[in-house]
RNA sequence: UCUCGAUAAAGGUAAACCCUGAAAGAUCAGGGGGCGCAAAGUAAAGGGUCUUAAUUUUACAGGGAAGUAAGGAUAAGAAAAGUCAGCCUUACUGCCGAA
Repeated sequence: UCUCGAUAAAGGUAAACCCUGAAAGAUCAGGGGGCGCAAAGUAAAGGGUCUUAAUUUUACAGGGAAGUAAGGAUAAGAAAAGUCAGCCUUACUGCCGAA
């Protein structure tokens, strides 16, 4: 130095949940709080998760002899745009030094 990860040492961080704020939303920021974490440090590059304001496609009750058109509460999809690094891979950086 590399690999590796101890009932070591010094530390770090901070899940769920609660409060405040932002967002259409997933979620994010701050405060509290600790489930945990040897990269649970940073980065959306590759997969994957989640979201749906706007766009677009389809469906759509009742009434009516029947048909057509419109509508927009709703549902499903598409594309698109976002989200998540504590989902995995990857890249970069990093404390300590037992086996």
Source information: The RNA shown here (c-di-GMP-I riboswitch aptamer) has 99 nucleotides and comes from Candidatus Brocadia pituitae. The model forms 95% of the base pairs in the Rfam consensus. Taxonomically the source falls in Candidatus Brocadia (Bacteria, Pseudomonadati, Planctomycetota, Candidatus Brocadiia).